[in-house]
RNA sequence: UCGGCCAGUCGGACGACCGCUGCUCCUGAAUUUGCGGAGCGGAGGAAAGUCCGGGCAGGAUAAAGCACGGCGACGGCUAACGACCGUCCGGAGUAAUCCGCGGGAUAGUGCAACAGAAAAUAUACCGCCUAAGUUCCGCUCGUCGGAACUGGUAAGGGUGAAAUGGUGCGGCAAGAGCGCACCGCAUCAGCAGUAAUGUUGAUGGCAUUGAAAACCCCGCCGCCUGCAAGACCAAGUAUGCCGGUAUGCCUCGCUUGGGCGUUAACCCGGCGGGUAGGUCGCUUGAGCCUGUCAGCAAUGACAGGACCAGAUAAAUGGUCGUCCAGGACAGAACCCGGCUUAUAGACUCGCCGAACAA
RNA sequence: GCCGAUGUAGCUCAACGGUAGAGCACGGCUUUCGUAAAGCCGGGGUUGAGGGUUCGAAUCCCUCCAUCGGCU
Numbered sequence: 001u002c003g004g005c006c007a008g009u010c011g012g013a014c015g016a017c018c019g020c021u022g023c024u025c026c027u028g029a030a031u032u033u034g035c036g037g038a039g040c041g042g043a044g045g046a047a048a049g050u051c052c053g054g055g056c057a058g059g060a061u062a063a064a065g066c067a068c069g070g071c072g073a074c075g076g077c078u079a080a081c082g083a084c085c086g087u088c089c090g091g092a093g094u095a096a097u098c099c100g101c102g103g104g105a106u107a108g109u110g111c112a113a114c115a116g117a118a119a120a121u122a123u124a125c126c127g128c129c130u131a132a133g134u135u136c137c138g139c140u141c142g143u144c145g146g147a148a149c150u151g152g153u154a155a156g157g158g159u160g161a162a163a164u165g166g167u168g169c170g171g172c173a174a175g176a177g178c179g180c181a182c183c184g185c186a187u188c189a190g191c192a193g194u195a196a197u198g199u200u201g202a203u204g205g206c207a208u209u210g211a212a213a214a215c216c217c218c219g220c221c222g223c224c225u226g227c228a229a230g231a232c233c234a235a236g237u238a239u240g241c242c243g244g245u246a247u248g249c250c251u252c253g254c255u256u257g258g259g260c261g262u263u264a265a266c267c268c269g270g271c272g273g274g275u276a277g278g279u280c281g282c283u284u285g286a287g288c289c290u291g292u293c294a295g296c297a298a299u300g301a302c303a304g305g306a307c308c309a310g311a312u313a314a315a316u317g318g319u320c321g322u323c324c325a326g327g328a329c330a331g332a333a334c335c336c337g338g339c340u341u342a343u344a345g346a347c348u349c350g351c352c353g354a355a356c357a358a
Numbered sequence: 359g360c361c362g363a364u365g366u367a368g369c370u371c372a373a374c375g376g377u378a379g380a381g382c383a384c385g386g387c388u389u390u391c392g393u394a395a396a397g398c399c400g401g402g403g404u405u406g407a408g409g410g411u412u413c414g415a416a417u418c419c420c421u422c423c424a425u426c427g428g429c430u
Base pairs, nucleotide, nucleotide: 001354002353003352004351005350007348008347009346010345012323013322014321015320016319017318018317020042021041022040023039024038025037026036044329048340049339051338052337053336054335055334056226057225058224059223063256064255065254066253068222069221070220071219072218073087074086075085076084088102089100090099091098092097103217104216108215109214111210112209125157126156127153128152129151132150133149134148135147136146137145138144139142165183166182167181168180169179170178184206185204186203187202188201189200190199191198192197230280231279232278233277240271241270242269243268244267248260249259250258288305289304290303291302292301293300294299324327359429360428361427362426363425364424365423368382369381370380371379376413384400385399386398387397388396406422407421408420409419410418
């Protein structure tokens, strides 16, 4: 210099005027509302999707088992998690680095279309062989040659996504882990490591292919519903009608346990009638900023600081000026931790490869 | 705001993980004086999109997109 990888930050700025919204204070009024004035605050990195995990609330003060669902290398971290960090293994890449729902296929069941001889206690279509057995033929009659059958054979061909370890040498009638060497695999032991795992040695001739994002098994986790949860106030209406019940009801598929209820409803279901107002929940929080310490890191501890949206038809907008430049994706609705998806542009730390120069 | 369901031909729907089909519609032919009906033949699909698992995916898993429904 060129090319690449990774992590992070910002995502229009400043000023003037006119508005919207929350809180506090002030003025007038007996109080509230309202009006007027002043001060402070007013969308995001994803506020989005609602895909995970929690808080919170209600549901016998939600308790046990089964069923059902989720997760899945190992060790950490955390309120919790399928997130995150570190390590291992496998794959991609020259490398930095990236990707992986990454337990079990000798617990069991099922599946592997088509093609192919054979597709999961293997199998003989073509091919190779005729050592062994039977029969026949030939002659130079020999433990000779040839043919057929029985038979042997997984080297080679062909099929397939996949054909029952691979390469080489020996061996054999031809072959074959049949034997041997190396590699792979399995089992056992030693060593290193918290562990996953790695490595070394011995043994086994190889006997079990794939698939569990098929059922399933093992281990761990999980009650259900969601702020339209739920609590309260005010106003209004019809204590109206129909049905149901003791094997009933309580927002649980089944069982247990708990509570309510006791022949008729004040319970359950349906129809009908009324109301479409307000307050709380609601924002001080597993939160944010700065610094120090512990840790490889995720993260945690300590100290200091600030208060930083809370609407309910739903506020953050409009106009003008200057500058960079023509601002992308996009708008809170109970709150947090993650993930995923969308995103113009600007900036920064670190790392890898190639070429050149000193 | 919260919860749930569904996407396959123009429409309505099928389809054990193994070549995506049916009815209606559309096009052509036969029949008819002509049309309809009837009969025969045919075209039309990246199974909403993108990844993954698998030898193989409409089907199983994940992430998006669109549509529909319920709750005050």
Predicted 3D model of RNase P RNA and transfer RNA as a complex of 430 nucleotides. It holds a member of the Rfam family "Bacterial RNase P class A". By type it is a ribozyme. The prediction has a mean pLDDT of 75.